[in-house]
The prediction has a mean pLDDT of 89.
This is a predicted structure of a 353-nucleotide part of an RNA (large-subunit ribosomal RNA, domain IV) from Calditrichales bacterium MX18-03.
It matches the Rfam family "Bacterial large subunit ribosomal RNA". Its family is annotated with ribosome and structural constituent of ribosome in the Gene Ontology.

Context: one part of a larger RNA
RNA sequence: CUCUCGCUAAGGAACUCGGCAAAAUGCACCCGUAACUUCGGGAGAAGGGUGGCUUGUCGGGGUUAGAGGAGAAACACCUCAAAGCCUUGGUGAGUUGCAGAGAAGAGGCCCAAGCGACUGUUUACCACAAACACAGGUCAGUGCUAAGCCGGAAGGCGACGUAUACUGGCUGACGCCUGCCCGGUGCUGGAAGGUUAAGGGGAACGGUCAGCGCAAGCGAAGCUGUGAACCGAAGCCCCAGUAAACGGCGGCCGUAACUAUAACGGUCCUAAGGUAGCGAAAUUCCUUGUCGGGUAAGUUCCGACCCGCACGAAUGGCGUAACGACUUGGGCGCUGUCUCGGCGAGAGACCCG
Numbered sequence: 001c002u003c004u005c006g007c008u009a010a011g012g013a014a015c016u017c018g019g020c021a022a023a024a025u026g027c028a029c030c031c032g033u034a035a036c037u038u039c040g041g042g043a044g045a046a047g048g049g050u051g052g053c054u055u056g057u058c059g060g061g062g063u064u065a066g067a068g069g070a071g072a073a074a075c076a077c078c079u080c081a082a083a084g085c086c087u088u089g090g091u092g093a094g095u096u097g098c099a100g101a102g103a104a105g106a107g108g109c110c111c112a113a114g115c116g117a118c119u120g121u122u123u124a125c126c127a128c129a130a131a132c133a134c135a136g137g138u139c140a141g142u143g144c145u146a147a148g149c150c151g152g153a154a155g156g157c158g159a160c161g162u163a164u165a166c167u168g169g170c171u172g173a174c175g176c177c178u179g180c181c182c183g184g185u186g187c188u189g190g191a192a193g194g195u196u197a198a199g200g201g202g203a204a205c206g207g208u209c210a211g212c213g214c215a216a217g218c219g220a221a222g223c224u225g226u227g228a229a230c231c232g233a234a235g236c237c238c239c240a241g242u243a244a245a246c247g248g249c250g251g252c253c254g255u256a257a258c259u260a261u262a263a264c265g266g267u268c269c270u271a272a273g274g275u276a277g278c279g280a281a282a283u284u285c286c287u288u289g290u291c292g293g294g295u296a297a298g299u300u301c302c303g304a305c306c307c308g309c310a311c312g313a314a315u316g317g318c319g320u321a322a323c324g325a326c327u328u329g330g331g332c333g334c335u336g337u338c339u340c341g342g343c344g345a346g347a348g349a350c351c352c353g
Base pairs, nucleotide, nucleotide: 001348002347003346004345005344006343007342008341010339011338014337019334027051028050029049030048031047036041038173052095053094054093055092056091057090058089059088060087061086062085063084066080067079068078069077096100108332109331110330111329112328113327114326115324116323120132121131136171137170138169139168140167141166142165148157149156150155174319175318176317177316179249180248181247184246185245186242187241188240189239190238193237194236195235199231200230204226205225206224207223208222211218212217250268251267252266253265254264277311278308289305290304291303292302293301
């Protein structure tokens, strides 16, 4: 010097990204216990007191010698119950140590905020969370040989269930709520018209050659190639509905008797122009916004304001008791985290083997 421990004057978080680590708390009984609350909780809230031994006294419980009851009787049963023993409390006196839950083991606590309701689950080996799940909500599909799923099929799951069921999507306890837009995309419904495949249909045209022609050429039937009109579904176009379907939810200018601001007006655009609630937020760039609180001093934190770069209503909005090895700020206690080090123990380090 390294590791693992023990102690440490004064101070007590000044350490540090951060009280990380350590210290402290710790048991039983008694007293006492706030906001808030879904009345269950919060609660072991918080905060206090007591605890050994000796001896006295007053009780509780157990055991039963005995007494009584009932009975024909009983070593059965019922009631009472001394002493002793076992056990468990109250109260008094005395006494001892530094210390009586004498060792080990066995919560630190409070205030405020964010997120997630909760118990659960997870990246086997860097993430345990505000992620996943969850009861609850809602939408859609499915009438039973169900839909959906596995399988080439047979077959199976669904389910020996039957819409209060099953499957899929979104949301995520509870409370108060969940606005406007169906133009686009999707889905559902519609069927008049437009478009439209294979197929049907064969007009027409071509090749070939019997024949005709001096020739150029024409050219029946058959075979063969191409093939128009017309008839052809769903789909698409089209017409509607539907947003707890995917999604979307404006701009400019002016105006009030100080100023400022604009309830008000004008205009352009849109499918409709963001309602409630919340808001510098897990969202705010400018920004350490401004004001207030807390500190001697606060880019964090809490409460407000609203100019929301770029919140917003089941990709849910806003609250919320309880809960959390979650995150953030503050405080009490406590400490070697620190000022700032020191001392000690054991194991290494060094030497021999």
The sequence was found in a public genome assembly.